This is a predicted structure of a 1500-nucleotide RNA (small-subunit ribosomal RNA) from an uncultured prokaryote. The RNAcentral record of the sequence draws on ENA.
[in-house]
């Protein structure tokens, strides 16, 4: 301290995910010790058992029961007394403390500071006291009743129990006169005195009273602070406050009568909901933020609710009564109980302990005290539930062992790692040994107290006794490496990688995403990393997250400025001076509890942990000062704002009137057939007279030109001229007020259109609606029509993309140029024109901001006040609820559920029924063709045992295949072989090989013949063939979507890049755009670019002129010869092949920028790349081949392999591509004659003869080729014939004779006579080549081959055109520019309905719950009043009562319960509505591009 997700990529915006830390945790898999801590977070759900508060005989009567035991006494040794112990039961203290729980409570509570009107048992100090009296009632005895709990009568009895008296320093009441109030005894001791021998009496010492203080505790009032909602906005009748009275320990509406009528709330009252509060804990840098476990404080609470008694204290966990739910016992008639005390049970849950020991420490209660009691509390048990330690060994070893995994087969990892060898013993075990937690009280003595050697108080010293943990810590012997390592990952984020298996299956995943046969992402498995007795996974909080932003954010386009104005509240506010000191600063005190964090020291062998001590607690409170700013008070200024005066602009508003022009309609004329409409039609109007076109009349809306990014208004808006009423703004000049100001939540008004009432108006236009068109449809776009409405008055409605998408106000910060209103100076006042200035409205643009875009004195710059708003997309501006409306609806406004983006700018493509440039046989313009027919091939379907595989728009389809009768071949069928048809390697035998005969369809089987081979250093090789082993061989099996080669295709288009600068945050950009030109990114200017590459061009190869060099097989002009360049002779010429020249816009000239470059000429064989070819940039189609070939991986091995033999690959109802040959006279026969170029030839071309109509056959020269030879060029030209016919056209088919290859022509060859003689008379729709030696056309070669192409293919000459005006358009392609929601890139993206399944939700007739308001009703306990029915020890008493009580009755509150009507809420509901996800369906194509009707808001 950051990172991963959105995009093809990039900035920013912005969610959502991670890495850290942490915890009372759970859960998986492991699990050696030991110290500290920790441990029902769920059901405040029910509880079995046992514990948890008793104690005092020195307060009391008095000794029951079991008994025990000791001691003394009397002493008849077994009795009696008495002191112990000690139940029960009066009395006393404490059971208000410890302990547990957070249910309840949002203020009757916490925390913090503060205050007056108060209590206080035990404890300290002080002061006075403590006298003398009665009368009772438990126990106990007796009785009754009841199962039991218990409970009733009558009788005895004591007190520190209960009650008068007496006294009263004090104290309390008071009308200041005066009234009132107390008490308890008990224990040790004792010297005089006195005795009833019990004591008195003194004296300590614990008690007790009253009464002051003081210490603790507790009650009370105040202040500001204490979570959420406003879809909770008003709430309160004891309510607010006063008198008087009552209550309390005490103030007080706490309670009551009366009187007033206030109290409280936008600074959030009431109301819902949720919570115990806080020291502190956890995280973070901090500031927050979540939390309130253990420890500490302080509240509440005790099965649910009320209630009071008693007490110093409770309305009381282990007390009381009632009421109610439960559980329990009953004899059915009662009665009993309360674990939120420690254990512990059951439940509930993911989930949390032992029915443990001990009072030895330490504290608490009661006792004089010895002691007793204490699930407080010390300790153990139990849990890796945190946290700390430490251990599972250390050294040394390389043969780099063995196994394992991997592998490119060498090896390489695991790995010093194991084995081995030398050592060590922590800890765990087995013995021994062993602190400290322990001082007290007891004795002794000393001192102090006192009458006192009692008792208590203090010091000493000595001995004695007390340990739950404990088989402690802790040291020490022994033995042995011996008893001890595991879990999660390993695609990125994040450290860490291979193999196998699997094969969108299984699974994995915290985000993003892996898995469809080569998965480092699933599962094993080797290796690797991390952490370690733990490691991981959930779950939760905090940080990261500046993602709520006080530190510290935003709002032109990402979410986010209210539609505009005024304006109270509340927030802010000019200069001066003075007072003040509340804010705000400085000290000082108190406070802030203890622990905790920090920080420094001690103590456990360290740490955790325990402890000392500091600091620190950011706060609160007082008090003291300071006075600059703020407030506040007061006086004062004029800069702010306004007020006056004088001018000026203007569609501002609002009423009334007025006008012209244009549409409509009506009446007349004049006039005839159309008009009107469309991209072309029609509906509609017109012969009843339309449209046009003149003249007249009515109505209603709206105001052309002037008209301008001109005015004017807060926005919305506001345009014809006149008049009246009106608001505002601007300028000059001065006077005046003296801060009177800005902003604004709620409020108030104002608000386009469309809509709604109600009442006129209705020209034109036009929603619904109807017709015509168009469409697959078309409830649209287009056209005819055509109501509401639009228009006016008056009221709602109150919304818009109501936008500048840009709240008001202020102040500051370079300019430059338009333009509107005002006002001053210059130009002579003038007028053009110029300066200057104030106010508004536009451009451009410095610094600056901004994600970029773009903003930039009209700011989105730099600053200051207020106001509104935003927090991820979707659900949703949707439901619910409230307000407002006549209604439409508006406003205010969520949540479940879902995605992992959504969304904003800006690149770069690609795209467009965008837009400008160009370019190409693309289009025209021409010339042949296909598509129609026959045939040939090829492909698709069909068939087939099999018709092998493969190519499939253009870029498959006369492709592969340059040639299927068997072979090829790979298919089918059927019969064989199984180290194999072919390769290596190992053994054994053998030459190799071959003849002949049987079987069989052959493959191969049986028999059989000939045959002994070459080298040689004699040891043997070499090659071939049999048989045998197993290691391999074989596969045209799959996978072109694992590859290699190699092809195709855009495109022979003209463009793809780069390096160094430069711009930009960045993707990217510049360069490569731009102005010319070019077949070209070709070249030239210019230019923040400069250069440079692959690519274009050229360089190759042909052809086209010439020159040389060479003449044989070529040639022959000259001379001879000849039937013939034959021959001699020659090499000039053709011609061969070598090697050169030649073209470069080089020359002129226009044009054009002085360029590149065009145009035009010259001269040349050729001229502007002279003509053709090879050559194909960066890539793009998972184009296309595993079937040429290699090749991963996977499959099969007596078969998917290998051999034969028939068969197919030639099928045949159909389609469809590519050709061929026609359809005739430019033609078809026939005779006759001219002219090539390129190939080929020995298993081979073959001439010549001879024969056959002919295909061919016989025989045979020549030739290994510039030599022979195929070889006959063909159209062509001359002649002559047909004559427009299905023909003398055209030749299919299909009979019948043959020829030739070859083992073999039936399936299924090619040719040749003879005969037949089909379609077919030039071809819809559409489409295809082609710009010159081109197309046509016509013949000729060759490759493959035994044989088979008249049609495929490759060449190769011959004859030999037409046409291009152009670039609208169709098709491709460049370039530059524009939108874009598109990157798989328009064969893209994406919208609703419907239909299916899920999943959450709204409404809903109601249904059954919680909770509450309001009337009533009832009223248990209990209290307090009242009453005298009954009862009554103490006191008074006149003896008769009385006074005070008590129990019953009654009155008031009041729980619980009920009735009724209401509000909130959560839960269900036939039925329904709309949402959301979903592999994929159905219908259309709304948006996005001018998305094919530009989109989009608001309305109806």
């Nucleotide at each position: 301290a950051g990172a991963g997700u959105u995009u093809g990529a990039u900035c920013a915006u912005g969610g959502c995910u991670c890495a850290g830390a942490u915890u009372g945790a759970a859960c998986g898999c492991u699990g050696g010790c030991g110290g500290c801590a920790u441990g029902c977070u769920u059901a405040a759900c029910a509880c079995a058992u046992g514990c948890a508060a008793g104690u005092c005989g020195a307060a009391c009567g008095g000794c029951a029961g079991c008994g025990c035991g000791g001691g003394g006494a009397g002493c008849u040794u077994g009795c009696u007394c008495c002191c112990g112990u000690a139940a029960a039961g009066u009395g006393g203290c404490g059971g208000a403390c410890g302990g547990g729980u957070g249910a309840g409570u949002a203020a009757u509570g916490c925390g913090u500071g503060g205050g007056a009107a108060u209590c206080u048992g035990c404890c300290c100090a002080g002061u006075a006291g403590u006298g003398g009296g009665g009368g009772a009632c438990a126990a106990c005895c007796c009785g009754a009743g009841g199962a039991a709990a218990c409970u009733c009568g009558g009788g005895c009895u004591a007190a520190u129990a209960c009650c008068g008296c007496a006294u009263a320093c004090g104290c309390c009441c008071u009308a200041c006169g005066g009234g009132g109030c107390a008490a308890a005894g008990c224990a040790g001791g004792g010297g005089a005195u006195c005795u009833u021998c019990g004591g008195a009496c003194c004296u300590u010492g614990c008690g007790c009273u009253a009464u002051u203080g003081g210490a603790u505790g507790a009650g009370c009032c105040c202040a500001a602070g204490u979570c959420g909602g406003a879809u909770u906005a008003g709430c309160u009748u004891g309510u607010u406050g006063g008198u008087g009275g009552g209550g309390u320990a005490a103030u007080g509406g706490c309670c009551u009568a009366c009187c007033a009528a206030g109290g409280c709330g936008a600074c959030g009252a009431u109301c819902c909901g949720u919570a115990g509060c806080u020291g502190g804990u956890c995280u973070g840098a901090g500031a927050g933020g979540a939390c309130g476990a253990u420890c500490a404080g302080c509240c509440a609470c005790a099965c649910u609710g009320g209630g009071a008694c008693u007490g110093a204290g409770a309305c009381a966990c282990g007390g009381c009564c009632c009421a109610g739910a439960c559980u329990c016992c009953u004899a059915c008639g009662g009665g009993a109980g309360g674990c939120a005390g420690c254990a512990g049970u059951g439940g509930g849950g993911a989930a949390u302990a032992u029915u443990g020991g001990a009072c030895a420490a330490u504290g608490g209660g009661g006792g004089c005290a010895g002691c007793c009691c204490u699930g407080a509390u010390c300790c153990a048990g139990c849990a890796a539930u945190g946290c700390c330690g430490c251990g599972u060994g250390u050294g040394u070893g390389a043969a780099g062992a063995a196994g394992g995994c991997c592998u490119g087969c060498g090896g390489g990892u695991u790995g010093u790692a194991a084995a081995g060898c030398a050592c060590u013993u922590u800890c765990a075990g087995u013995g021994g040994g062993g602190a400290a937690g322990a001082a007290a009280a007891g004795u002794c003595g000393a001192g102090c107290u006192u009458a006192a050697u009692a008792c208590a108080c203090u010091c000493g010293a000595u001995u004695c006794u007390u340990g739950a943990c404990g088989u402690u810590a802790c040291c020490u012997a022994c033995a042995g490496a011996a008893g001890a390592a595991g879990c999660a990952c390993c695609g990125g984020c994040c450290a860490a990688c291979u193999c196998c298996g699997u094969g969108c299956c299984a699974g994995c995943a915290g985000c993003c995403g892996c898995g469809g046969u080569a998965a480092u992402a699933c599962g094993g498995a080797g290796g690797g990393u991390g952490c370690a007795a733990g490691c991981g996974u959930u779950a939760a909080u905090c940080g990261g997250a500046a993602u709520u932003a006080c530190u510290g954010g935003g709002c032109g386009u990402a979410a986010a400025g209210g539609g505009c104005a005024c304006g109270c509240a509340g927030g802010u506010g000019g200069c001066u001076g003075a007072g003040u000191u509340a804010g705000u600063c400085g000290g000082a005190u108190g406070u802030g509890a203890a622990a905790g964090c920090c920080c420094u020291g001690g103590g456990c062998u360290u740490a955790a942990c325990c402890u000392g001590g500091g600091a620190a607690c950011u706060g609160c409170a007082u008090u003291c000062g300071a006075u600059a700013c703020u407030g506040c008070u007061c006086a004062g200024c004029u800069a702010g704002a306004g007020u006056a005066u004088g001018g000026g602009a203007g569609a501002g508003g609002g009423a009334a009137g007025c006008g012209g022009a244009a549409u409509u309609c009506c009446c007349g004329g004049u006039g005839u057939a159309g008009c009107g409409g469309u991209g072309a039609a029609a509906u509609g109007c017109g012969u009843a007279g339309a449209u046009a076109u003149c003249g007249g009349g009515a109505g209603g809306a709206a105001c052309a030109u002037c008209a301008g990014u001109g005015g004017c208004g807060a926005a919305g808006g506001c345009g014809g001229c006149u008049u009246c009423c009106u608001g505002g703004c601007c300028c000059a000049a001065u006077a005046c007020u003296g801060a009177c100001a800005c902003u604004c939540a709620u409020g108030u008004g104002c608000g386009a259109a469309a809509g709604c009432g109600u009442g006129g108006g209705g020209a034109g236009c036009a929603a619904a609606c109807a017709g015509g068109a168009u469409u697959a449809g078309a409830u649209a776009c287009c056209c005819u029509g055509g109501u509401a409405g639009u228009c006016c008055a008056c009221g709602c409605u109150g919304u818009a993309a109501a936008c500048g998408a840009u709240g008001a106000g202020a102040a500051c910060u370079a300019g430059a140029u338009g333009u509107c209103g005002g006002g001053g100076g210059g130009g002579a006042u003038u007028a053009a024109c110029u300066c200057c200035u104030c106010g508004g409205u536009g451009u451009c643009g410095c610094a600056g901001c901004u994600a970029a875009c773009g903003c930039g004195u009209u700011a989105a710059g730099u600053u200051c006040u207020c106001c509104g708003c935003c927090u991820g997309g979707g659900g949703a501006g949707u439901a619910c609820g409230g307000c407002c409306g006549c209604a439409a609806g508006g406003u205010u406004g969520a949540a479940a559920c879902u995605c992992a983006a959504a969304g904003g700018a800006a690149u770069u493509g690609a795209c467009g029924g965008g837009g400008a440039c160009c370019c190409g046989c693309a289009c025209a313009a021409g010339c042949g063709g296909u598509g129609g027919a026959g045939c040939a091939u090829g492909u698709g379907g069909u068939u087939u045992a099999a018709u092998u595989c493969g190519a499939u728009g253009c870029a498959a389809c006369g492709c592969g295949a340059a040639g299927a009768a068997c072979c090829u071949u790979a298919c089918c069928u059927g019969c064989c072989c199984u180290u194999g048809a072919c390769a290596u390697c190992c053994u054994c035998g053998g030459a190799a090989c071959u003849u002949u005969c049987c079987a069989g369809a052959g493959a191969c089987g049986g028999a059989u013949u000939g045959g002994u081979g070459c080298c040689u250093u004699c040891g043997g090789g070499a090659g071939c063939c049999g048989a045998g082993u197993g290691a391999c061989a074989g596969g045209u099996g799959c996978u072109g979507c694992a590859u290699g080669g190699c092809u195709g295709u855009c495109g022979u288009c003209a463009g793809c890049u780069c390096g160094u600068g430069u711009c930009g945050u960045g993707a990217g950009a510049u360069g490569u755009u731009g102005g010319g030109u070019u077949a070209a990114g070709u070249c030239c200017c210019g230019c923040a670019a400069c250069g440079a590459g692959c690519g274009c061009a050229a360089c190759c190869c042909u052809u086209g002129u010439c020159u040389u060099u060479a003449g044989u097989u070529g040639c022959c002009a000259u001379c001879a010869u000849u039937u013939a360049g034959u021959u001699g002779g020659g090499c000039a010429c053709u011609c061969u092949a070598g090697a050169g020249a030649g073209a470069c816009u080089g020359c002129c000239u226009c044009g054009g920028u002085u360029a590149a470059c065009g145009g035009g000429g010259a001269g040349g064989a050729a001229g502007g790349u002279g003509g053709g070819g090879a050559c194909g940039a960066c890539g793009u189609c998972a184009a296309g081949u595993c079937a040429u070939c290699a090749u991963g991986g996977c499959c099969c091995u007596u078969a998917u392999g290998u051999c034969c033999a028939g068969g197919g690959c030639u099928a045949c109802a159909c389609a469809c591509g590519u050709g061929c040959u026609a359809c005739a006279a430019u033609g078809g026969g026939u005779g006759g004659u001219a002219c090539a170029a390129a190939g080929g030839g020995c298993a081979g071309c073959a001439a010549c003869a001879c024969u056959g109509c002919g295909a061919g056959g016989u025989g045979a020269a020549g030739c290994c080729a510039a030599u022979c030879c195929c070889a006959a060029a063909a159209a062509g030209c001359c002649a002559u014939u047909c004559u427009c016919a299905g023909u003398u056209c055209g030749g299919a088919u299909c009979g019948g004779a043959g020829u030739c290859u070859g083992c073999a022509a039936c399936u299924c060859g090619a040719c040749u006579c003879c005969g037949u003689g089909a379609a077919g008379g030039u071809g819809g729709a559409a489409u295809c080549g082609c710009u010159a030696g081109u197309a046509a056309u016509c013949a000729c070669g060759a490759a493959u081959c035994a044989g088979c192409a008249u049609u495929g293919u490759c060449g190769c000459g011959g004859u030999g055109a037409a046409u291009a005006c152009g670039u609208u358009c169709c098709c491709g392609g460049g370039u530059c520019u524009u939108g874009u929601a598109c990157a798989c890139a328009c064969c893209g993206c994406c919208c609703g309905u419907c239909a299916c399944a899920c999943c959450a939700u709204g409404g809903a007739a109601g249904u059954a719950g919680g909770u509450u308001g309001c009337a009533c009703c009832a009223g248990a306990a209990g209290u307090a009043g009242g009453u005298a029915g009954u009862c009554u020890a103490a006191c008074c008493u006149u003896c008769g009562g009385g006074a005070g009580g008590a129990c019953g009755c009654u009155u008031a509150c009041c729980a619980c319960g009920g009735u009724g009507u209401g509000g909130c809420u959560a839960a269900u509901g036939a039925c329904u509505g709309g949402g959301g996800u979903g592999a994929a369906g159905u219908c259309g194509u709304a948006a996005c591009a001018a998305g094919g009707u530009a989109a989009c808001c608001g309305u109806a």
Notes
Its mean pLDDT, the model's own confidence on a scale to 100, is 83.